The part of an RNA shown here (large-subunit ribosomal RNA, domain II) has 876 nucleotides and comes from Dioscorea alata. Taxonomically the source falls in Dioscorea (Eukaryota, Euphyllophyta, Mesangiospermae, Dioscoreaceae). Its Rfam family is "Eukaryotic large subunit ribosomal RNA". For this family Rfam cites "The comparative RNA web (CRW) site: an online database of comparative sequence and structure information for ribosomal, intron, and other RNAs" (Cannone et al., BMC Bioinformatics, 2002).

Context: one part of a larger RNA
């Protein structure tokens, strides 16, 4: 430069902004027409973009790995679960293995064959011990029901009638009407009347019925094989129990008993007897010795095993060592035989001990025990797309059962529908409101009376007559209610808005009526596509089946609780199942759902630097030694401030307020009573008079009382506004806790806080346009020449997804079958920053290595795809 957006201007005027009124150009029959004065949208022309297809140029570069510096986005997978980065559990690294099988029956769906059948395979046959050719009879399901059963047993009719139906045919008025649905009828057997006829007399049961029954009839659909998906039995998708039960094996360790043998220093106290003096009349008795008794003592060996809570704790060791320590002639301690055996044994008793196992051993088998519990469960794409609610259930960690999803179809093709709105008419007792209306509660007075009760005055008393209280009574007043209401919403909710109608005629009838009166029901007849409001949709039916049955959040409404991120309900919308923009972060809050690119524009929310975007405009507010800054959200209240700013209402004032300064502040009177005193001021009561510009029988300091000062109160100087209460912004006190600190940070004061308001800019995966990719409708196209109708062409909407479903494809081992396929001229494997294709699982090729097999397509098959299972094995 140039278009496209965007912005800005015009777009006749007028308001009650309309389907409006008035205008102005033009024609004109003077009724009225055109076309314009705006936007959208279409056409049409330029002009830029994006894809295809193709040409040139270009070559270690505009490609591809790889690596370092920065910036922005960005928590770690798998799982259970409302929620998971989790201080919630599995995970070090690599390879290899490793989990919905096989089978029988059932139930639905589709392929194929044959069809009133169908299904050869147990057996026979043929030349043949034929897998394969052929075939009989038996047997399966189907072709008949129905009853407990003896038993009986499906045509009045072209196998009926009517409504609705797809198609057909018509002279387009009508007519025929598949399958299928709606209803009525008919037949068969059950049941229940009924009772002809025959009869041997107890039997037979016909023509007729019934608002009762049936998994029936009504010109048959069935059977076989394959195959997906489900259910169910079998290990039953893979691992995994505490347990149960047969059978046997142990007493080498320990536990006891028995029966045999063996060990056990040295002291210490000193029992019985005895010995000797003594004493004693005796009976003893006493004192010395001598003796050597004991589940006595102190200690070695032994044999235990208290404390160092010592060492050691990948040891010397799956229970040990040091030092201390218990006991040691006896219930001591040991050898070697023997007994006793698993629901058994032994036990000085600890549930100890029974081979490192013991509140019931060990092998081994049933047994791949079951587990409604935990764990894992392997390749891509693409359409769709949940539940956490309902009954019942020895159910609450789980099933059925409806409900919500998916697929297969079918039967039509504007009928009909509808979380929607009109209009019509209906139901209801919620919110409110009501309480001088009813029930119930409930606060003040005011009138009244004697109908009653306490209290009291006069009175001998008195239903005498006063005063009082409280109940009563009337006329108000306050304030109430989920289980009260006269009245009564909103929203929510039923019905109806036509051919299955509406009109006209008249036909049955046991019901109705005073009646051919009415009410049901009908025959004929006659009105059709603006056929009965609007807006949108294509509509109905059926079969089969998954996963779910632990839900939580928010506005509003609600019920327990003082209250809870606290239980429990209700309407709707989320989140789980969901990413993208905001809220610094963040399951649910604002905002908006989403294929892939690219441009434009906006939402919520923002615009001083982090950070894209006004240190924009404009007007007030605020200063905080804790400032405040944006819903949910991450708090703060009561009282307070002479911080400031606005407001309101009541004083006072040029007749001079207010404040400042200066000057009187007297007198009766030391007012009266009390008091020790009290003279304006301890204290009670009372609170006048006079002078006066003005002074309280006194606002205060004060003094034992007095004084003294001061104040109220007047007056002078000034000279213009002052004084009190209340209210409502912001700001301040109130305001104290434990890592170190958070309007997100920095910071920020005529703001970058707060209030209001105004235009501009910012950017999501939202809106718009453009192009591709996909899915799912619609239309067109068997024809004139290669294939491809599983194709071609063309229009329009749509595209998020966990559990689950369905389709389409990709990869591995085999098997058949084709390419008369590829290979020592190198197959397959195995490396490889190399190149193409494909959304993608992957799939072709170059280069290197290597040496004997391998592959496309088109079927069949399956021990068929790994990251997780405290998996399993090997390796690091």
């Nucleotide at each position: 430069g140039a278009a496209c957006g965007c912005a800005g201007c015009g777009u006749g005027c007028c308001u009650u902004u309309a389907u409006g009124g008035c205008g102005g150009a033009c024609c004109u029959c003077c009724g009225g027409g055109u076309a314009c004065c705006u936007u959208c949208g279409c056409g049409c022309u330029u002009a830029g973009g994006a894809u295809g297809c193709u040409g040139g140029c270009g070559u270690a570069a505009u490609g591809g790995c790889u690596u370092u510096a920065a910036g922005c986005g960005a928590c770690c997978c798998g799982u259970c679960u409302u929620g998971a980065a989790a201080c919630a559990c599995g995970g070090a690294c690599c390879g290899a293995g490793g989990a919905g099988u096989c089978u029988a029956a059932c139930a639905u769906g589709u392929c194929u064959g044959c069809g009133a059948g169908u299904c050869u395979u147990u057996g026979g046959g043929u030349g043949g011990c034929a897998a394969a050719c052929c075939c009989a009879u038996a047997g399966g399901c189907g072709c008949a029901a129905u009853g407990a059963a003896a038993g009986u047993g499906a045509a009045u009719g072209c196998a009926g009638g009517u409504g609705g139906g797809a198609u057909c045919c018509u002279c387009a008025c009508g007519g025929a009407g598949c399958a299928c649905c709606a209803u009525c009828g008919a037949c068969c057997g059950a049941u229940c009347c009924g009772g002809a006829u025959u009869u041997u007399c107890u039997a037979u049961g016909a023509u007729g019925g019934a608002u009762u029954u049936g998994a029936g009839u009504a010109a048959g659909a069935g059977c076989a094989u394959a195959u997906a998906u489900g259910u169910u039995g079998g290990g039953a998708c893979c691992c995994g129990a505490a347990a149960g039960a047969u059978g046997g094996u142990g007493a080498a360790c320990u536990a006891u008993g028995c029966c045999u043998g063996a060990a056990u220093a040295g002291g210490g106290c000193g029992a019985a007897g005895c010995c000797a003096g003594a004493g004693g009349a005796a009976a003893c008795u006493c004192u010395g010795g001598u003796g050597g008794a004991g589940g006595c003592u102190c200690g070695u060996a032994g044999c235990g095993g208290u404390u160092c809570u010592g060492a050691c704790g990948u040891g010397c060791a799956a229970a040990u060592c040091g030092a201390u320590c218990g006991u040691c002639a006896a219930a001591u301690u040991u050898g070697g035989g023997u007994a006793u055996a698993g629901g058994g044994g032994c036990g000085a008793a600890a549930g100890a001990c029974u081979a490192a196992u013991c509140g019931a051993a060990c092998c081994a088998u049933c047994u791949a025990g079951u587990a409604g519990c935990u764990g894992g469960u392997u390749c891509c794409u693409g359409c769709c797309g949940a539940a956490g609610u309902u009954u019942c259930c020895c159910u609450c960690a789980g099933g059925a059962u409806a409900g919500c999803a998916g697929a297969a179809a079918c039967u039509c093709g504007c009928a009909u529908c509808a979380g929607u709105u009109u209009u019509a008419u209906g139901a209801g007792g919620u919110a409110a409101a009501g309480c001088g209306a009813a029930u119930g509660a409930u606060u003040a007075g005011a009138g009244g009376c004697c109908u009653u009760g306490g209290g009291g005055a006069u009175g001998u008393a008195a239903c005498a007559u006063c005063c009082u209280u409280a109940a009563c009574c009337u006329a108000u007043u306050c304030u109430c209610a989920a289980a009260c209401u006269u009245u009564a919403a909103a929203u929510a909710u039923g019905u109806a808005a036509g051919a299955a109608g509406c009109c006209c005629u008249u036909g049955u009838u046991a019901c109705u009526u005073a009646a051919g009166u009415g009410a049901a029901c009908g025959u004929g007849g006659g009105c059709a596509u603006g056929c009965g409001a609007a807006u949108g949709a294509g509509a109905g039916u059926u079969u089969c089946u998954a996963g779910u049955g632990g839900g939580c959040c928010a506005u509003u409404u609600u019920u327990g609780g003082u209250a809870a991120g606290c239980a429990g309900a209700a309407c709707u919308g989320g989140c789980g199942a969901u990413g993208c923009g905001g809220g610094a972060u963040g399951a649910a809050c604002c905002g908006a759902a989403a294929g892939u690119g690219g441009g434009g524009u906006u939402a919520a929310g923002g615009u001083g630097c982090c950070g894209g975007a006004a240190u924009a405009u404009a007007c007030g507010c605020u200063c905080a030694u804790c400032a405040g800054a944006c819903a949910c959200c991450a708090c703060a209240a009561a009282a307070g401030g002479u911080g400031u700013u606005g407001a309101u209402u009541c004083a006072u004032c040029u007749a001079g307020a207010c404040a400042g300064c200066a000057g009187g502040a007297c007198g009766g009177u030391g007012g009266c009573c009390a008091u020790g005193g009290a003279a304006g001021u301890c204290g009670g009561a009372a609170c006048c008079c006079g002078c006066u510009a003005a002074g309280g029988a006194g606002u205060g300091u004060g003094u034992a009382a007095c004084a003294a000062c001061u104040c109220a109160c007047c007056u002078g100087c000034c000279g213009a506004a002052u004084g009190a209460a209340u209210c409502a912004g912001c700001c301040c006190u109130g305001a104290a806790a434990a890592u170190u600190c958070a309007u997100g940070g920095c910071g920020c004061u005529u703001a970058a806080g707060c209030g209001u308001a105004u235009u501009a800019c910012c950017c999501a995966u939202a809106c718009c346009c453009c192009a591709c990719c996909g899915u799912c409708a619609g239309c067109g196209u068997u024809a004139g020449a290669g294939c491809g109708a599983c194709g071609c062409g063309u229009u329009g909407a749509c595209g998020a997804g966990u559990a689950g479903g369905c389709a389409g494809g990709c990869g591995u081992g085999g098997a058949g079958g084709u390419u008369u396929g590829u290979g020592u001229a190198g197959a397959a494997g195995c490396c490889u920053a190399g190149g193409c294709a494909g959304u993608g699982a992957u799939g072709c090729u170059g280069g290197g290595u290597c040496g004997a097999a391998c592959a496309g397509c088109c079927u069949c098959u399956a021990g068929u795809g790994c990251a997780g299972a405290u998996c399993u094995c090997g390796g690091u």